C1' cells in the first nucleotide's frame, strides 16, 4: 500500500494470577488467566492443479472450483460491544427545536492477519 475479519477450530504437561490491543463497558479466569513445552484441529492468504474470460497464441491478469507437501496465521463471546460522522425506532425531560437515554444500518477511525 492492498485484501481480508457475522464461518471454522482443543487436549495433556510444566506453571501460578491474571486474561480479552487501548478507555470505558460487558465478560472469562484457582473447576487454573497469561507464558513456554508436546501432540490435535481449523482456515486457505501465499503455494500447487483443473475450467472459463482475455489475447493472433502464449504469458501476465480476472473469475470460479479442487487440493493441503511447505512458508504464515488461527482454535470463548461478529474484531465481545461501544468509541468519531450521518440518518432512523423508541422513551424522559425542557417547551420550540434542544438535552439525556436507547434501537438499527451506513460510512469512517483504530486493530489483527496475509502479501
Nucleotide at each position: 500500500u492492498c485484501a481480508u475479519u457475522c464461518a471454522g477450530a482443543c487436549c495433556g504437561g510444566c506453571a501460578g494470577a491474571g486474561g480479552g490491543a487501548c478507555u470505558g463497558g460487558c465478560c472469562c479466569u484457582u473447576g487454573g488467566a497469561a507464558g513456554c513445552c508436546g501432540g490435535g484441529g481449523c482456515a486457505a492468504c501465499c503455494u500447487u492443479c483443473g475450467a472459463a474470460g482475455c489475447u493472433a497464441a502464449c504469458c501476465c491478469c480476472u473469475u470460479c472450483g479442487a487440493a493441503a507437501a511447505g512458508g504464515u496465521g488461527c482454535c470463548a463471546a461478529c474484531u465481545c460491544c461501544a468509541g468519531c460522522g450521518a440518518a432512523u425506532c423508541u422513551c424522559g425531560c425542557u417547551u420550540u427545536u434542544g438535552c439525556g437515554a436507547u434501537u438499527u444500518u451506513c460510512g469512517g477511525g483504530a486493530a489483527a492477519u496475509g502479501a